Context: one part of a larger RNA
Molecule: large-subunit ribosomal RNA, domain I
Organism: Alphaproteobacteria bacterium
RNA sequence: GGCAUUUGGUGGAUGCCUUGGCACCAAGAGGCGAUGAAGGACGUGGCACCCUGCGAAAAGUCCUGGGGAGUUGGGAGCAAGCUUUGAUCCAGGAACGUCCGAAUGGGGAAACCCGGCCGCAAGGUCAUCUCCGCCUGAAUUCAUAGGGCGGUGAAGCAAACCCAGGGAACUGAAACAUCUCAGUACCUGGAGGAAAAGAAAUCAACCGAGACUCCGCUAGUAGUGGUGAGCGAAAGCGGACCAGGCCAGUGGCGACGACUUCGUAACCGGAAGCAUCUGGAAAGGUGCGCUAAAGAGGGUGAUAGCCCCGUACGGGAAAAGCGAAGUUGGCGUCCUCGAGUAAGGCGGGACACGUGUAAUCCUGUCUGAACAUGGGGGGACCACCCUCCAAGCCUAAGUACUCCUUGGUGACCGAUAGUGCACAAGUACCGUGAGGGAAAGGUGAAAAGCACCCCGAUAAGGGGAGUGAAAUAGUUCCUGAAACCGGAUGCCU
Numbered sequence: 001g002g003c004a005u006u007u008g009g010u011g012g013a014u015g016c017c018u019u020g021g022c023a024c025c026a027a028g029a030g031g032c033g034a035u036g037a038a039g040g041a042c043g044u045g046g047c048a049c050c051c052u053g054c055g056a057a058a059a060g061u062c063c064u065g066g067g068g069a070g071u072u073g074g075g076a077g078c079a080a081g082c083u084u085u086g087a088u089c090c091a092g093g094a095a096c097g098u099c100c101g102a103a104u105g106g107g108g109a110a111a112c113c114c115g116g117c118c119g120c121a122a123g124g125u126c127a128u129c130u131c132c133g134c135c136u137g138a139a140u141u142c143a144u145a146g147g148g149c150g151g152u153g154a155a156g157c158a159a160a161c162c163c164a165g166g167g168a169a170c171u172g173a174a175a176c177a178u179c180u181c182a183g184u185a186c187c188u189g190g191a192g193g194a195a196a197a198g199a200a201a202u203c204a205a206c207c208g209a210g211a212c213u214c215c216g217c218u219a220g221u222a223g224u225g226g227u228g229a230g231c232g233a234a235a236g237c238g239g240a241c242c243a244g245g246c247c248a249g250u251g252g253c254g255a256c257g258a259c260u261u262c263g264u265a266a267c268c269g270g271a272a273g274c275a276u277c278u279g280g281a282a283a284g285g286u287g288c289g290c291u292a293a294a295g296a297g298g299g300u301g302a303u304a305g306c307c308c309c310g311u312a313c314g315g316g317a318a319a320a321g322c323g324a325a326g327u328u329g330g331c332g333u334c335c336u337c338g339a340g341u342a343a344g345g346c347g348g349g350a351c352a353c354g355u356g357u358a359a360u361c362c363u364g365u366c367u368g369a370a371c372a373u374g375g376g377g378g379g380a381c382c383a384c385c386c387u388c389c390a391a392g393c394c395u396a397a398g399u400a401c402u403c404c405u406u407g408g409u410g411a412c413c414g415a416u417a418g419u420g421c422a423c424a425a426g427u428a429c430c431g432u433g434a435g436g437g438a439a440a441g442g443u444g445a446a447a448a449g450c451a452c453c454c455c456g457a458u459a460a461g462g463g464g465a466g467u468g469a470a471a472u473a474g475u476u477c478c479u480g481a482a483a484c485c486g487g488a489u490g491c492c493u
Stems, first nucleotide, its partner, number of pairs: 001492009015478001016442002020413002022410007029402002031157002039100003042055003046078002050074002061094006070082003105114003115126004128154002131151006161192001162190005172179001176226001202209002213240005223231002244394003247338001249335001251334004256329009267315003273288005289306002291295001297309003343367008353379001374389005429436002449477001452464004
């Protein structure tokens, strides 16, 4: 030095576990905000780093209800307290709520600086715009613009869903220009719990149907298309759900107030098991019982219907709040049957339909009717026939979505998985910035977390002793693979 066997170190795979995730279902909620939001800064504890709570009345104050023995958040410690004269805790309501932030007295490099007016002080108040009302009031007589005051409202934030105004390109066409991607992404405005649409100037076909929306067919059909790539209906049928109203009134719609009824909380009651054996421990084995409107689930020193929390089933509202329904009251608002409209020319756009034979719908521009003895449509256009009544308004349900709350489910994950985050994670760290973005779980049933002695430097570390079922479970702690590094023994050189 090699090989073999063995024993350690290192390392953290694997197994087991789960506080966390993921995907759904049902119900709820679908908003918060000048009564100052969302989100923050700074404070706040006897000692206080982080999180949580709270706001100079600062892990809290007051009231009402619940509850019934402990308690001063995670957080264990020390100290000092509170509590059956009912604390902590839970539910509802109230008070306080620094500074920034729409931020709104002015400014500003957010959490800071500087003011006016009223007030002894404490404190209060002072932005802009809309609409309404009153006062005032130019050029310019009346008036109007403007000015002042009072009242009302708005603003900003928020995950997706919705409507509207704008609106790409990569890409595909195996190049590329019409076309496609796509009215998508993105930008802007606006709204609601849904939005939008909606009670035929609709379809149909000579039979008839009877608002709108959504789903399955119809159908990748009819069509459209450098007839390329592609795009792509409708009638009709079957389902979901169903609802119709109004235009001056004995009306519709809307929000609000009052009253009545019902529901909604914290929370309360809630059945039934002992002995023995093994074991550190019984819920396991054995024996004999019990209960079930409860044998869902979780915990307890191993696997518990009967030990604990629960579960089935019942109960529970003082005030205030919230929700639903009904009654009633006043208030607000709407609306004269639809003319610069229908239709036409030119130019565009939307319709599955690219100008095409191109109907239909919208309109930038120029023209411009009829008046129910009338008018629109039936895919150029004309006639016959059929059908409907535009140019006014409102309308639930079925449909879409889930930042959020509660309950539940899983041939979903189990720490390189599952969210980026099971841990002081949008943290540490990186970047001027927009932004990017980790790693990191497990002692034990219980800390019983090794008193005391020894070596050592008053270390680190170790040896005894002790705890424990176990310490090769000793805080780098369950299991503890491999790579990698040692020790011992045997053989070979």